Molecule: small-subunit ribosomal RNA
Organism: uncultured beta proteobacterium
RNA sequence: UAUUGAGUUUGAUCCUGGCUCAGGGUAAACGCUGGCGGCGUGCCUAAAACAUGCAAGUCGCACGGCACUUUCGGGUGCAGUGGCAGACGGCUGAGUAACGCGUGGGUGACGUACCUAUAGGUGGGGAAUAACUGCCCGAAAGGGUGGCUAAUACCGCAUACGCCUGCACUUUCGGAGGUGUAGGGAAAGCCGCAAGGCGCCGAUGGAGCGGCCCGCGUCCGAUUAGCCAGUUGGUGGGGUAACGGCCUACCAAAGCGACGAUCGGUAGCUGGUCUCAGAGGAUGAUCAGCCAGACUGGGACUGAGACACGGCCCGGACUCCUACGGGAGGCAGCAGUUAGGAAUUUUGGGCAAUGGGCGCAAGCCUGACCCAGCAACGCCGCGUGGGUGACGAAGGCCUUCGGGUUGUAAAGCCCUUUUCUUAGAGAAGAUAGUGACGGUAUCUGAGGAAGAAGCACCGGCUAACUACGUGCCAGCAGCCGCGGUAAUACGUAGGGUGCGAGCGUUGCCCGGAUUUAUUGGGCGUAAAGGGCGCGUAGGCGGCUCUGCACGUCCGUUGUGAAAUCGCCCGGCUCAACUGGGCGGGGUCAGCGGAUACGGCGGAGCUUGAGCAAGCUAGGGGGCAGUGGAAUUCCCGGUGUAGUGGUGGAAUGCGUAGAUAUCGGGAGGAACACCAGUGGCGAAGGCGGCUGCCUGGGGCUUUGCUGACGCUGAUGCGCGAAAGCGUGGGGAGCGAUCCGGAUUAGAUACCCGGGUAGUCCACGCCGUAAACGAUGUCGACUAGGUGUCGGGGGUAUCGACCCCCUCGGCGCCGCAGCUAACGCAUUAAGUCGACCGCCUGGGGACUACGGCCGCAAGGCUAAAACUCAAAGGAAUUGACGGGGACCCGCACAAGCAGCGGAGCGUGUGGUUUAAUUCGAUGCAACGCGAAGAACCUUACCAGGUCUUGACAUCUCGUCGCACCGCCGGGAGACCGGCGUACCCGCAAGGGACGGCGAGACAGGUGCUGCAUGGCUGUCGUCAGCUCGUGCCGUGAGGUGUUGGGUUAAGUCCCGCAACGAGCGCAACCCUUGUCCUUAGUUGCUACGCAAGGGCACUCUAAGGAGACUGCCGGUGACAAACCGGAGGAAGGUGGGGAUGACGUCAAGUCCUCAUGGCCCUUAUGGGUAGGGCUUCACACGUCAUACAAUGGUCGGAACAGAGGGUUGCCAACCCGCGAGGGGGAGCUAAUCCCAGAAAACCGAUCGUAGUCCGGAUUGCACUCUGCAACUCGAGUGCAUGAAGCUGGAAUCGCUAGUAAUCGCGGAUCAGCAUGCCGCGGUGAAUACGUUCCCGGGUCUUGUACACACCGCCCGUCACACCAUGGGAGUGGGUUUUACCAGAAGUGGCUAGUCUAACCGCAAGGAGGACGGUCACCACGGUAGGAUUCAUGACUGGGGUGAAGUCGUAACAAGGUAGC
Repeated sequence: UAUUGAGUUUGAUCCUGGCUCAGGGUAAACGCUGGCGGCGUGCCUAAAACAUGCAAGUCGCACGGCACUUUCGGGUGCAGUGGCAGACGGCUGAGUAACGCGUGGGUGACGUACCUAUAGGUGGGGAAUAACUGCCCGAAAGGGUGGCUAAUACCGCAUACGCCUGCACUUUCGGAGGUGUAGGGAAAGCCGCAAGGCGCCGAUGGAGCGGCCCGCGUCCGAUUAGCCAGUUGGUGGGGUAACGGCCUACCAAAGCGACGAUCGGUAGCUGGUCUCAGAGGAUGAUCAGCCAGACUGGGACUGAGACACGGCCCGGACUCCUACGGGAGGCAGCAGUUAGGAAUUUUGGGCAAUGGGCGCAAGCCUGACCCAGCAACGCCGCGUGGGUGACGAAGGCCUUCGGGUUGUAAAGCCCUUUUCUUAGAGAAGAUAGUGACGGUAUCUGAGGAAGAAGCACCGGCUAACUACGUGCCAGCAGCCGCGGUAAUACGUAGGGUGCGAGCGUUGCCCGGAUUUAUUGGGCGUAAAGGGCGCGUAGGCGGCUCUGCACGUCCGUUGUGAAAUCGCCCGGCUCAACUGGGCGGGGUCAGCGGAUACGGCGGAGCUUGAGCAAGCUAGGGGGCAGUGGAAUUCCCGGUGUAGUGGUGGAAUGCGUAGAUAUCGGGAGGAACACCAGUGGCGAAGGCGGCUGCCUGGGGCUUUGCUGACGCUGAUGCGCGAAAGCGUGGGGAGCGAUCCGGAUUAGAUACCCGGGUAGUCCACGCCGUAAACGAUGUCGACUAGGUGUCGGGGGUAUCGACCCCCUCGGCGCCGCAGCUAACGCAUUAAGUCGACCGCCUGGGGACUACGGCCGCAAGGCUAAAACUCAAAGGAAUUGACGGGGACCCGCACAAGCAGCGGAGCGUGUGGUUUAAUUCGAUGCAACGCGAAGAACCUUACCAGGUCUUGACAUCUCGUCGCACCGCCGGGAGACCGGCGUACCCGCAAGGGACGGCGAGACAGGUGCUGCAUGGCUGUCGUCAGCUCGUGCCGUGAGGUGUUGGGUUAAGUCCCGCAACGAGCGCAACCCUUGUCCUUAGUUGCUACGCAAGGGCACUCUAAGGAGACUGCCGGUGACAAACCGGAGGAAGGUGGGGAUGACGUCAAGUCCUCAUGGCCCUUAUGGGUAGGGCUUCACACGUCAUACAAUGGUCGGAACAGAGGGUUGCCAACCCGCGAGGGGGAGCUAAUCCCAGAAAACCGAUCGUAGUCCGGAUUGCACUCUGCAACUCGAGUGCAUGAAGCUGGAAUCGCUAGUAAUCGCGGAUCAGCAUGCCGCGGUGAAUACGUUCCCGGGUCUUGUACACACCGCCCGUCACACCAUGGGAGUGGGUUUUACCAGAAGUGGCUAGUCUAACCGCAAGGAGGACGGUCACCACGGUAGGAUUCAUGACUGGGGUGAAGUCGUAACAAGGUAGC
């Protein structure tokens, strides 16, 4: 007897770091609840104020007296004198940071009543005074005066050795002790017949108790750094029990302090208590030791002991009494009251026990104490029942409606009786007597499951889950966080979990927190190395010998109180509680010992350090001088119109001659090339050349000194730039400023000017990203390489090279370290020494105070408040007005459009009773809708139905079912008429329908943010992943990156990777060539038909073919690319289908399905009408045009793919036409729709609002349909609008494509400019990848991760909070000077009084009172210091879903940032 962790920063990770939780404790309080007992504990706040009672008395054996009583012996009681005790016990913690406490010592510097031991003494006298009594004063409290009296009260005398005082000697370290001498100093008696007992006096010891002194230990603040006048010491004196500045006079000028004095704040200290693995931390209730206090301040008296809690005096505040004159009081004793507070008990019993005081004793007193009462306040123990009991009852809750759960739980049956009630017995505590507790504990009998369970929690941490309600509301919350319509997080319920007479909450302490790190942390980038040096104190210190024994180590002795704690044993039935024994505990003290290490003293040494000598490199520093290039300015020459500047410009300069160019001159500042990753310096920093003065370093060799060293708080010095002062100087540059631009603005970036300044001298400032973000010194620990300075070696005539070595400056790299990045002999490795610094972010490089400064400002440096983070490194993404590479009709190159016009259609908006709903950037808007006149239809107004238009089931009733008919009505619907079917003899049953009732139906009502399914989009982009291995603490990486190549993560090569999957490609369909097979409705060489044939076209089934296979070149001998051949087709041949992991809470609850919610005579059903078709507008998207590549007319060719029986509809007839009539054929390679159109040929028009264009409108028609008014399509005639190619901007397309031309189909009664398909004619262009958009890969930066539509800063405005300044104002504390001075003590003092002693009797000695002086509390005046509160106004700060202005930072953040 033993070290525990978890949550929370991120998309994720590791680290740093704070916050929070789980544990234990508590003199507790609060909430809900509450059966019993034992043992403890109980004003932590107002040291606030206290009514009432009690808490310290006792002794008649010290004494006189009084009263009562008497058996006359006496006894009892009482106030007083006297003695002892009231200095203990009890209470409290205000003060105190102190020898107060703790611990260990000292007292040769002391005291001691009661107790004890020893040996002595106790003789003889005297004077008073209370009580009592007379009188007097006072309301009272009390007091005065006269008189009487006693003592163990008081006073002399005698005796006294050891006692005290002085002196001398002796002794001692020292005032102990010893000897001598001189002087001084005692006493009391009482009881008892007596013995004797109890006392008394002086002395010496003891025990116990106390006083004083010392070492060490004992909180926080340096934003308190200097403090002190009796202060420090001495001498004399005084004082005390005793030392001492304790006091006083004089003398000296000391004393304390960075090892923290002084000052301020806080606090009684300890044994212990709580916690903790320990070390520590916190605490100081109850019990015990010490101290301090007793209303507040001061003071002494008495006494052995006090400066005295229940004594005295005085001052003060307060309360009470009063006759107003004056008095009384002190619960921080026990109860109790009020107040304060979250909060703390009875005005109880008893001295029976233990202990205390007094007494010879009996005994008295004792709110100490022992008990009882109240309080779950704590600890401990017990109980609220036990067994059995399934049909798993009822009820509750949930439910997928099957059931599950509550739950053996209950009931029922069988038991028990702790506790409880009641009756009886009844202690120990008591050694002789005495028991408050108490008829208590305990024992016995009887009764009866009887009277006895709650509280918190259930999102994670943390053990325990569902339903309903609520809907960012109400609320919860310790942290993270829950709540915005399915909440395990709110509230309630059921269930569960945890504790249990308790359970939770709150406060506080320790722990966890190695988060102040001694044990046991850190400082390159997370908080943290001082800007650099010199150096004081301090800390630390090389080798050898020696002494001491201070540290250190060992042994022993003493002490470390008891209680507590641990272990063992015992007593209460156990336990709590308690008794005994043992143990543990000190930085403690004495003694003895050891001497390695440290220290101190001594003696030496040379390796650390230094000195001397020789050589040496250098922008090291200071001063003086001097040089050339360049800029600018001035003068002169040449010369003419510009110059300058920018993204582009302008301001500016220039015809008064600039710029350019040449010559001359002036002046200031800086020193190109050399120049370097190079040199020097402590750092800041230092650069033309020369001279003078001067500091430091390196190398080599010997000689010398002999540890002389390292570090370094305070201190001193140096210290870039900017700035300040005085005086100079001023060429260029250039804050502020002026002007020009830019811009929404532009107090900026750009341009033109230009002041301070930059320069010099002297003096300040003292900061910096003063950085290697890395303190200084020393030692050790693989290397490689470059360079600067020096020395040596081999060889050589010599130099270079090469090798070795010392010192510096760099790079790479091993071990090791690191959170990682990285560092790595120039350490961030391994160690040693010393210094500085850090402890979450913000507030805050701030405020206040202090110091420095001329100022600017610097140094030092908080708190309130607020947040759950702030941060470091690395990872994956995303992003960048970063980089590299690549792709795409992305741009470019082209063609045709859109945007302009009128029309169609969709949408927004508007309107409306309704204009149903959805879709909203790309990826909504000719979209859902492949077809709204009714229907559709979901919308609106009206009139209607209620088991319903539809499904299943049950009950009752009717037979009116089906079908047909009649009446009413807009219709739905209402009313009426007629009647049946099956089984069965009947009753009755069935099917169907009506009515009634009940379960239920129904909902295009809500939620696409509860969902399934389906779909869009990035994107047919080339990507997305996995297994194993490897690397990394980890997120993660690798593979998948790299070199080539591709349409492609396609393939090849390389490679710590090797493989694999989903994607790519291929396999599928179609098209292009050929072959085979088969040929009707197809085709056909047979003239046609019939018939024949199946070669061709075609049809439709199968196959062949294309694979970079072949050749050449390039490439790396690869993959592949380029070119070529062959081929119908050539490098995925064209087209389609096919859409990885995922993204967008993308779209859809109105296709369908579906959870939940909602409606239920309506949000359901049915009905007729209306609406979805509105129209000032806006947008999208089509078709048609604006015309001649055209329009119109005429002629005359060529498709493909489809559809068709409620259908397509031929021929033929009618109509200008839509169409009508007609009815053949066709279930379709057969018949029909069906004339293809552009093109082509010919004619006409002739550039015009037209013979372009067709909107609009009128008239007349056709068709579909119950019905074309709102609101269909078409036809004919007439009408003939806008529009002459479209601003900014913008879409599509790379070949059978765009453009252009027509044809078909779905939907469909009818309705197509839309959609889906089909073929005809059939181009132009692509240099290229700088730019725009989108995408892929690699890389880089990041403060983004909702991912740039991100993040984020500051002012202003508003609200709230704390705080600084502030004219001041009001308190507290403290201090200086002065005034004042109660009581008291001391000194002085004849003013008054005075029993004992002396006395020659006058007086004296002595004393008391009074007076006075000194000291001094309270108080006062003036000034200072400090602290708290408050203050108009004011400063910044913090916080607060959606305010204003801008855009500073994060990407090159758009001017790199700091």